């Protein structure tokens, strides 16, 4: 130096045009003599610029950052 594959809540991971969801974690409340557990209701995110489209996390192009692979 060329390829390829990925970047979404603090974590790990789903979603692949139409207002983003889960488990874990985090707050409150219920429960309990307390702690744990167990119910319930919150908070929290699409890596960055661009273009295509009524409408882009998603399709495209640029960067950047991690990983594999070949020189």
């Nucleotide at each position: 130096g060329c390829g390829g594959c990925c970047a979404u809540g603090g974590u790990a991971c789903a979603g692949u045009g139409g207002u983003a969801g889960c488990a874990c974690g985090u707050g409150a409340g219920c429960u309990u003599c307390c702690c744990a557990a167990g119910c319930u209701c919150g908070a929290g995110a699409c890596c960055c610029g661009g273009g295509u489209u009524c409408g882009a996390u998603u399709c495209c192009c640029g960067g950047u950052g991690g990983c594999c692979g070949c020189a």
Molecule: transfer RNA
Organism: Microcaldota archaeon